[in-house]
Context: one part of a larger RNA
Molecule: large-subunit ribosomal RNA, domain IV
Organism: Candidatus Woesearchaeota archaeon B3_Woes
RNA sequence: AUCUGAUUGAGGGAAUUCGGCAAAAUAGCCCUGUAUCUUAGGUAUAAAGGGUCCCUGCAUUUGUAUGUUUUUAUAUGCGAUUGCAAGGUUCAAUAACAAAGAGGGUCCGACUGUUUAACAAAAACUUAACUGACUGCUAAGCUGCAAAGCCUUGUAUAGUCGGUGACGUCUGCCCAGUGUCCGUACUUGAAACUUGGGUUCAACCAAGCUAAGAGCGGAUAAACGGCGGGGGUAACUAUAACUCUCUUAAGGUAGCGAAAUGCCUUGCCGUUUUAUUGACGGCCUGCAUGAAUGGCGUAACGAGAUCCUCACUGUCCCCAAUCAGAAUCCUC
Numbered sequence: 001a002u003c004u005g006a007u008u009g010a011g012g013g014a015a016u017u018c019g020g021c022a023a024a025a026u027a028g029c030c031c032u033g034u035a036u037c038u039u040a041g042g043u044a045u046a047a048a049g050g051g052u053c054c055c056u057g058c059a060u061u062u063g064u065a066u067g068u069u070u071u072u073a074u075a076u077g078c079g080a081u082u083g084c085a086a087g088g089u090u091c092a093a094u095a096a097c098a099a100a101g102a103g104g105g106u107c108c109g110a111c112u113g114u115u116u117a118a119c120a121a122a123a124a125c126u127u128a129a130c131u132g133a134c135u136g137c138u139a140a141g142c143u144g145c146a147a148a149g150c151c152u153u154g155u156a157u158a159g160u161c162g163g164u165g166a167c168g169u170c171u172g173c174c175c176a177g178u179g180u181c182c183g184u185a186c187u188u189g190a191a192a193c194u195u196g197g198g199u200u201c202a203a204c205c206a207a208g209c210u211a212a213g214a215g216c217g218g219a220u221a222a223a224c225g226g227c228g229g230g231g232g233u234a235a236c237u238a239u240a241a242c243u244c245u246c247u248u249a250a251g252g253u254a255g256c257g258a259a260a261u262g263c264c265u266u267g268c269c270g271u272u273u274u275a276u277u278g279a280c281g282g283c284c285u286g287c288a289u290g291a292a293u294g295g296c297g298u299a300a301c302g303a304g305a306u307c308c309u310c311a312c313u314g315u316c317c318c319c320a321a322u323c324a325g326a327a328u329c330c331u332c
Base pairs, nucleotide, nucleotide: 002326003325004324005323006322007321008320009319011317012316015315020312028052029051030050031049032048037042039166053088054087056085057084058083059082061080062079063078064077065076066075067074068073089093101310102309103308104307105306106305107304108302109301113125114124129164130163131162132161133160134159135158141150142149143148167297168296169295170294172227173226174225177224178223179220180219181218182217183216186215187214188213193208194207195206196205197204228246229245230244231243232242255289256286267283268282269281270280271279272278
């Protein structure tokens, strides 16, 4: 020289970097003041400002003791408290310690909570709420070979099992397939059984009867799931409200949309920048959005994801110095 941990830094101030990672900055209390949005509770310590130490004076409220007068009051002594003013010291007065950086946009999840002990804390799980199915109590469900037990000394405002996930607003069409449920004159349907044949007795053969199931008929999508193609058409062009045709169980409704979903794609337009594969707002040509496999909004909340602004800085331009240690070298 180097490394680790700290301290300081001219000018610039994110130019660094995947990314402000790390560091810096902010910070307590008192006073003033406080946008937007909002579920009217909040957001909010929003933001943004001022003060903060010592001394003196004046004033406020007040405790206590004594005096004055009968009290109210008032004076004095010793305190406590609040306010104002003038002055003093330091670069700096919450002087150390302790102690929020702030604001805005978008996505996701409502929230508090939980989680991969030792690479993941999240958008995952849970949740209140909504909804479906089963269950009338010797319930359904679960454990057990059973006896028995749990649920429960509960009883449908209950219990069990699913799905969605606050709230607001909504939740379209399809039961052809798969599943579930209900029905079923009839068809099919094993053994046993019956009858007949057959055998010395049997085996065996045939017919009949018949459970569940299947066929058949219905219901059911907050069950599993699914939700088209081609051609033509308006007096510029373009487009197609309109129309023809094939076809399906039904052909994707309301919404939203280059999205945590868009291949082409760095789509196109606008804003942001000197410059943007970024972000945000629009558009819709949705490779392959879409309604409790929930759609779309949403205040509050978040060690969540992403973009921007201010402040701040050794992140950087570009490194330097100091302190403590490690290691190295030399000597012993």